[in-house]
RNA sequence: GGGCGGUUAGUUCAGUUGGUUAGAAUACCUGGUCGACAUCCAGGGGGUCGAGUGUUCGAGUCACUCACCGCCCA
Numbered sequence: 001g002g003g004c005g006g007u008u009a010g011u012u013c014a015g016u017u018g019g020u021u022a023g024a025a026u027a028c029c030u031g032g033u034c035g036a037c038a039u040c041c042a043g044g045g046g047g048u049c050g051a052g053u054g055u056u057c058g059a060g061u062c063a064c065u066c067a068c069c070g071c072c073c074a
Base pairs, nucleotide, nucleotide: 001073002072003071004070005069006068007067010026011025012024013023019057028044029043030042031041032040050066051065052064053063054062
């Protein structure tokens, strides 16, 4: 330099053919249970989806540019 894949909550990930609330698990916080801790149960906070531009009535999802991570080729 060329090709492919990835980037969504603190962490690991899902998100269908673009469509009406952005989710799960875990972690964290509060309460309950217990003599106490753990477990378990209930509830809660936390995101503008890597950055930007474009297409569209509408973008996490499509196109383009850039950044970062991984693999392959040279």

Overview:
The RNA shown here (transfer RNA) has 74 nucleotides and comes from an uncultured beta proteobacterium. It was read from a public genome assembly. Its mean pLDDT, the model's own confidence on a scale to 100, is 81. Its Rfam family is "tRNA". Its family is annotated with triplet codon-amino acid adaptor activity in the Gene Ontology.